[in-house]
Context: one part of a larger RNA
RNA sequence: CUGGGCGUAAAGGGUGUGUAGGUGGCUGAGCAAGUCAAUGAUGAAAUACCAAGGCUCAACCUUGGAAUUGUUGUUGAAACUGCUCAGCUUGAGGAUAGUCGAGGAGAACGGAAUUCCCGGUGGAGCGGUGAAAUGCGUAGAUAUCGGGAGGAACACCAGAGGCGAAGGCGGUUCUCUGGGCUAAUCCUGACACUGAAACACGAAAGCUAGGGGAGCAAACGGGAUUAGAUACCCCGGUAGUCCUAGCCUUAAACGAUGGGCACUAGAUGUUUCCGCUUUUUGCGGGAGUGUCGAAGUUAACGCAUUAAGUGCCCCGCCUGGGGAGUACAGUCGCAAGGCUGAAACUC
Numbered sequence: 001c002u003g004g005g006c007g008u009a010a011a012g013g014g015u016g017u018g019u020a021g022g023u024g025g026c027u028g029a030g031c032a033a034g035u036c037a038a039u040g041a042u043g044a045a046a047u048a049c050c051a052a053g054g055c056u057c058a059a060c061c062u063u064g065g066a067a068u069u070g071u072u073g074u075u076g077a078a079a080c081u082g083c084u085c086a087g088c089u090u091g092a093g094g095a096u097a098g099u100c101g102a103g104g105a106g107a108a109c110g111g112a113a114u115u116c117c118c119g120g121u122g123g124a125g126c127g128g129u130g131a132a133a134u135g136c137g138u139a140g141a142u143a144u145c146g147g148g149a150g151g152a153a154c155a156c157c158a159g160a161g162g163c164g165a166a167g168g169c170g171g172u173u174c175u176c177u178g179g180g181c182u183a184a185u186c187c188u189g190a191c192a193c194u195g196a197a198a199c200a201c202g203a204a205a206g207c208u209a210g211g212g213g214a215g216c217a218a219a220c221g222g223g224a225u226u227a228g229a230u231a232c233c234c235c236g237g238u239a240g241u242c243c244u245a246g247c248c249u250u251a252a253a254c255g256a257u258g259g260g261c262a263c264u265a266g267a268u269g270u271u272u273c274c275g276c277u278u279u280u281u282g283c284g285g286g287a288g289u290g291u292c293g294a295a296g297u298u299a300a301c302g303c304a305u306u307a308a309g310u311g312c313c314c315c316g317c318c319u320g321g322g323g324a325g326u327a328c329a330g331u332c333g334c335a336a337g338g339c340u341g342a343a344a345c346u347c
Base pairs, nucleotide, nucleotide: 004318005317006316007301008300012315014201015200016199017198021194022193023192025088026087027086028085029084030083031082033081034080035077036076037075038074039073040072041071042070049065050064051063052062053061054060091191092188093187094186095185096183097182098181099180100179103177104176105175106174107173108172109171110154115149116148117147118146119145120144121143125136126135162169163168206247207246208245209244210243211242215241216240220236221235222234223233258314259313260312261311262310263309266292267291268290269289270288271287272286273285274284275283276282296303297302320347321346322345329340330339331338332337
């Protein structure tokens, strides 16, 4: 290279935008690079193959043929690919009108609860556990009522429901802003798909600087448990969790399932849009999201129009276990570390 694979055996990049590249709808005309045909040249000989012949046979040798699948010249064909020109509308995009939603950013506001502070009532316990103790409390706790401060999160609604490329997004209102879907026409006329590099986004934890700090809580202290208990349980408690600006770039970043297009029985729920309708528990069309199942597929489990079925296009990745996501080198980072990524040896 050919070939086989990637839900769970090794293997889908965390996600998108997009450059090069690869691939690409329908019709007509032309060209002839690919393609195909004919013919010429070349493709050393020997070897290998076929046929005949020579050593008594064979090995060996001789002659002839074929082959040398390649390269190149000339002439021709024009279906397919390509290129050029002209056109088309079904792919794609745009316009118009509706509609959907925790999509994103900023600002303001709200109520419940926890904690703390002040005051009233009250007077001995409270708290916690399997049981206790540490802890809090006559300097008046817990409980209860009134007032105040501050931070964080938004009960019910809430749904296998919705939105988003993914990460993710949930109180209310306003401002700015992205997207999807539907309907009927109109417009552009292949403008498309994928995408190495590159760029952007990317939970939590962590880092830098400045704020903030109610609750929770790594570390840490104490009480228990225990043979021990650097834990599980209890009482405390600092980073952190929150905000602003900037880094980090990793996750079981999961549907463990890359993206696009087309095709291949149905049944039933749900979200949203449209049409018809006897206005309904109805019928039909579209876009999502679930469950169950035919064919098919799979090692099995299962998947099954949201495919893991049947095909085409493009990208990423895999090749026994350990050593090892380590070493070295490069590069990125303030650091932590990330990315790229071996071998010896061993089974």
Model confidence (mean pLDDT): 88 of 100.
This is a predicted structure of a 347-nucleotide part of an RNA (small-subunit ribosomal RNA, central domain) from an uncultured Aminicenantes bacterium.